Predicted 3D model of a 1420-nucleotide RNA (small-subunit ribosomal RNA) from an uncultured bacterium. The sequence is in RNAcentral, with records from Greengenes. Its mean pLDDT, the model's own confidence on a scale to 100, is 82. It matches the Rfam family "Bacterial small subunit ribosomal RNA".
RNA sequence: AGUUUGAUCCUGGCUCAGGAUGAACGCUGGCGGCGUGCCUUAGGUAUGCAAGUCGAACGAUACCGAUGGCCGCAAGGUCGUUGGUGUAGUGGCGGACGGGUGAGUAACGCGUAGGAAUCUACCCCACACUGGGAAAUAACCUGCCGAAAGGUGGGCUAAUAUCCCAUAGUCUCUGUAUAAGAGUAAAGGGCUUAACUGCCCGGUGAGGGAUGAGCCUGCGUCCUAUCAGCUAGUUGGUAAGGUAACGGCUUACCAAGGCUAUGACGGGUAGCUGGACUGAGAGGUUGGUCAGCCACAGGGGCACUGAGACACGGGCUCCACACCUACGGGUGGCAGCAACCAGGAAUAUUGGGCAAUGGACGAAAGUCUGACCCAGCGACGCCGCGUGGAGGAUGAAGGCCUUCGGGUUGUAAACUCCUUUUGCCAAGCCCUUCACAGCUUGGAGAAUAAGCCUCUACUAACUACGUGCCAGAAGUCUCGGUAAUACGUAGGAGGCAAGCGUUAUCCGAAUUUACUGGGCGUAAAGAGUGUGUAGGUGGUCUUUUAAGUCCUUGUUUAAAUCCCGCGGCUUAACCGCGAAAUUGGCAAGGAUACUAUUUGACUUGAGGAUUGUUCGGGAUACUGGAACAGUUGGUGUAGCGGUGAAAUGCGUUGAUAUCAACUGGAACACCAAAGGCGAAGGCAAGUAUCUGGAAUUCUCCUGACACUGAGACACGAAAGCUAGGGUAGCGAAACAGAUUAGAGACCUGUGUAGUCCUAGCCGUAAACAAUGGAUGCUAGAUACCUCAUUUGAGGUGUCGUAAGCUAACGCGUUAAGCAUCCCGCCUGGGGAGUACGGCCGCAAGGCUAAAACUCAAAGGAAUUGACGGGGACCCGCACAACCAGUGGAGCGUGUGGUUCAAUUCGAGACGAAGCGAAAGACCUCACCAAGGUUUGACAUUCUACCGUGUUAAGUCCUGCGAAAGCAGGACCUAUCCGCAAGGAUGGUAGAACAGGUGCUGCAUGGCUGUCGUCAGCUCGUGCCGUGAGGUGUUCCAUUAAGUUGGGAAACGAGUGCAACCCCUAUCCAAUGUUAAAUAUUCAUUGGAGACUGCCCUAGCUUUGCUAGGGAGGAAGGAGGGGCGGACGUCAAGUCAGCAUGGCCCUUAUACCUUGGGCCACACACACACUACAAUGGCGAAAAACAAUGGGUUGCAAACCGGCAACGGCAAGCGAAUCCCUGAAAUUUCGCCUCAGUUCAGAUUGGGGUCUGAAACCCGACCCCAUGAAGCCGGAAUUGGUAGUAAUCGCGGAUCAGCAUGCCGCGGUGAAUACGUUCUCGGGUCUUGUACACACCGCCCGUCAAGGCAGCAAAGCCGGUAAUUAUCGAAUCUCGCUUUUUGCGGGAGAGAUAGAGACUGGUGAUGAGGCUUAAGUCGUA
Repeated sequence: AGUUUGAUCCUGGCUCAGGAUGAACGCUGGCGGCGUGCCUUAGGUAUGCAAGUCGAACGAUACCGAUGGCCGCAAGGUCGUUGGUGUAGUGGCGGACGGGUGAGUAACGCGUAGGAAUCUACCCCACACUGGGAAAUAACCUGCCGAAAGGUGGGCUAAUAUCCCAUAGUCUCUGUAUAAGAGUAAAGGGCUUAACUGCCCGGUGAGGGAUGAGCCUGCGUCCUAUCAGCUAGUUGGUAAGGUAACGGCUUACCAAGGCUAUGACGGGUAGCUGGACUGAGAGGUUGGUCAGCCACAGGGGCACUGAGACACGGGCUCCACACCUACGGGUGGCAGCAACCAGGAAUAUUGGGCAAUGGACGAAAGUCUGACCCAGCGACGCCGCGUGGAGGAUGAAGGCCUUCGGGUUGUAAACUCCUUUUGCCAAGCCCUUCACAGCUUGGAGAAUAAGCCUCUACUAACUACGUGCCAGAAGUCUCGGUAAUACGUAGGAGGCAAGCGUUAUCCGAAUUUACUGGGCGUAAAGAGUGUGUAGGUGGUCUUUUAAGUCCUUGUUUAAAUCCCGCGGCUUAACCGCGAAAUUGGCAAGGAUACUAUUUGACUUGAGGAUUGUUCGGGAUACUGGAACAGUUGGUGUAGCGGUGAAAUGCGUUGAUAUCAACUGGAACACCAAAGGCGAAGGCAAGUAUCUGGAAUUCUCCUGACACUGAGACACGAAAGCUAGGGUAGCGAAACAGAUUAGAGACCUGUGUAGUCCUAGCCGUAAACAAUGGAUGCUAGAUACCUCAUUUGAGGUGUCGUAAGCUAACGCGUUAAGCAUCCCGCCUGGGGAGUACGGCCGCAAGGCUAAAACUCAAAGGAAUUGACGGGGACCCGCACAACCAGUGGAGCGUGUGGUUCAAUUCGAGACGAAGCGAAAGACCUCACCAAGGUUUGACAUUCUACCGUGUUAAGUCCUGCGAAAGCAGGACCUAUCCGCAAGGAUGGUAGAACAGGUGCUGCAUGGCUGUCGUCAGCUCGUGCCGUGAGGUGUUCCAUUAAGUUGGGAAACGAGUGCAACCCCUAUCCAAUGUUAAAUAUUCAUUGGAGACUGCCCUAGCUUUGCUAGGGAGGAAGGAGGGGCGGACGUCAAGUCAGCAUGGCCCUUAUACCUUGGGCCACACACACACUACAAUGGCGAAAAACAAUGGGUUGCAAACCGGCAACGGCAAGCGAAUCCCUGAAAUUUCGCCUCAGUUCAGAUUGGGGUCUGAAACCCGACCCCAUGAAGCCGGAAUUGGUAGUAAUCGCGGAUCAGCAUGCCGCGGUGAAUACGUUCUCGGGUCUUGUACACACCGCCCGUCAAGGCAGCAAAGCCGGUAAUUAUCGAAUCUCGCUUUUUGCGGGAGAGAUAGAGACUGGUGAUGAGGCUUAAGUCGUA
């Protein structure tokens, strides 16, 4: 920083950015320097090498020389001396160092600081000595055994090998301790000298030093208590043995100790450190390379030699493994350097050299040295260099994008000039000891050299195409369902660069274990309560000591590393030198305020005494009244009881009701309260007894006796358990009746445990104030209780912006404020308070208490909405009241469904369904069938050609054809500009392009519906709040209204409301085409009028508002109607009205034509029309009375014809003039008389009229005939509050023709509204919320299915450490012994067997958990 939310604050986890690595993997790879490289099987190893050396300790021997003697003619042989090179042996020193590894080890192993009871080869210092003698033995020769390894007998020989004697001391022992006594040494070699001798290297004794080693101690050193007790050589003593040395190190005896909550014992893990990484630091993690220590050397045991080992390249023995074998027996140990196999994600050459450094031996030369120095391999890491530099715009080509103009790649390239690091080629030099390891010089040539990751946010960097919840991405949140900056590719960009990414691990971020530096009312977290042990903490004054604390000094804190400075490699990495640091330990000296220790005192903390009080505090016994139930008796009769309503139940065998008496058990009305007591749980009738606590007041006493409190102990509601009683009422379980879709519930009737008592267990609760205890301090107001003489003390509560605290809510002297002390507890959600183990319990169960796995959240407080079968207030034809309908019939229209070649498409609760469509026979037309056209039916541009002379175009005719169209012919003879050439209009051909009612209304504009003509929705400034937000806009009145008034941290404003506008109702004025008329009707224009203005009454917050009434008035409280639709909601509707992004089609999804279809028809729905009749129907004649509108492709009078639709002729009128146009209901008269009718008119037959190319599919109308269903409509449902409903006709748009639809017009003209409980919708305030896709929300559990990981489990298979018994190698030891040897005992690695302990793997099955697609059942 990201991530919980619509948004906010907090809590809290998860994730990321940084650094690091002995790394690995993917892609890529030029050079050099310096480092570094089996983290896994302490698995197994072929081969070579890694420890030898000394002839100046010794004898021998082979060969090569030199030399001498003897034999020999010679060749040569033999014996010596001497030098060299070897060989094996005796002897000396070294193989205990160097090198490897980290298995074991939780330990005096390591680190640090000390100590005393020790040894120390080689080395150094100083002292003394180094005399005499002797016996052997390997080698060698020889015999034997054996496959070999090897063994053995006999014989000869040397020494610095071995032995004896002598001498000696500051050595050792004894000891009466300066005495005396006893004991123990040695080796020679070389050089030199004529020789004596001298020198050198040695040897012995004792002393000192240095170095190295052994031992002891304080302190420090991981996790686990689901390991709480461990220990018999154990702890100590005495004696003895043993060791270089102290010591239970060992043995015998004696005692019974020793360790442990400051964590013994057990289990797990681990080499430790200097240091390394990280971090601001404190810390955390780590211990590879280098250095110090330890441990180990195939797995165990054991000793020998030696100064040093219980010994990596020595020995013995057991085991495992491997090899050789003649099967008898032998041999071996790479955790040395290389190398091989195996394992693994993974880690190098069977290299060169002893030149340097170091080591062993040697007098030395020198030999040996896989230590070491070098080289090789690996980008494994760090560091450095390079892949060119300068110029170069027509901003080339190409790529990509594009709004098509351009932009970008990009000075990048090309091109010009220049340079040569690295690499290549060549020559030379040098300290040289190795290594082309380095250095110098020259040559050619831009040549030999760039990749990887990323680009939604965090996080630097964006576009196009492809894909379409697919393929895929992803560290987290998440991205992908047709416009993906998140997938894949390309272009571009960003980052780093010979590397870049990924993975793994550690630290950081994480104040997310909080010492520095956190918390616990509600987020995780105060134990249910008390008493009290250890521990921690502790009042005032004084004395002492100096442990803590502080100061000074010394010493140590290895080197390397880190930091700083200087220096050396061309620089850096790297290396050298110096300084600092090493924060720690130890020792010495000093200080004394504080803590502590110690001394003495004090009274305020604490406790005690005295007096009078207070209390549902506890225990036991006794007593009481009301109620209830039962029993008995009386009265009395048909019901009672119960519920929302019922039923089960009780009752004629007499209930319920009522009266009287008796019996029983449980609980204690009123008092009673915001009240009292108790540690908490809890405690209530009265009286008595026993007992507890607290407060107050006066004085006195003790003198810090205090606070807290891990473990421990005690108490601890209800339910439950055991035993025995008791049982009136109530009442789990159970039964029955209801309710219900079901009802294992809620309601009802019964009713067992239980509830009660006694004794004992259990030990938990939302045991809550969700707030541990103690002490002190920090404004107030108010109520009550107890004591006290009023000012007081103590307790119980409430309020509060005192301050302060808190995320907020809230807390606030009864703190959640400010401080101190002590205890308990927390560290993401789930899994889980679960499993296993342990402890407790009779059981139920309790206490303690994990992990695997899974999620990216879970959570707290507050905010705005939405919602509620929450509340308050209010409104609306919302209900109610009333009128007329719909739903039933027939028909019309629309929709669904079905059908069809096609029945084109859209619209779908309200807010689709007489809707788009204000007119589907063709056209429309988008659908289907068939036939045709392809620059196209239409637009623009370009190119070529044709065109006044015939021609182009156009018109007509003919043929084919259903038409479109194709082919042919004829006619007409063309416009404008220009002098002309030519151009434009026009045609043909071609190229760009046209065209699409094709898709996406979820890419859009515009328009529309809807909530809703509901009264709301917002803003600026200010104020409040950490913030989301609030205030304003809430409140009190009022209104149709956020309308208005008052009040108020708000003051104003905007948009809605209202008004302005139009029609209408009254009047006035002016005008007057038409018209009989203008003083009037009417029309037009302009104005007046209505404003609670006036009066009365009533209410209130009384200059006002509201309600009611009245006057006047045409009209009265918005007069009636229209227009006008806020912020927004529904991804609402429309790409098919139009426009438009993207996608798709282009001889077809475009265009034309003919015919068909949209008109189909078992059915379902919606909206209308006509009816079912008498308030009617029919007929006749007469009487009436409108308004809105329309009319030249038109309306058409009058007259004539026809039964009629209509036709003929035709006046008038572009319309206040003429026409459509006779309005109808109504009124009057007559008939019908309650019927399927003289109701109703569907359907069908026949005949016509009109429009139109054309009425078959498929128009309307007229006449004659026919005369269906239907007699007022179930559940349900619609409209309407007045000129309204109902009813009656008229007009218009569309239109050739076609309305029962739509839009308008007038005529006649009602009923009802108590009221707001309910239904629906809406508004404001408030409240709850786990909802925010917002209740059509969220969400729980069983069951069914798949997956995952744990638990239990009959068993099965291992591992570990002890233990017991038996056997027991090497080795050690004891006893006996004939001291060569033999016998016996003990210890002893290990083997076998046994019973257990702990721990791991697996496991039929079982129970639960988590997770998964839209499953099932219910709904807590």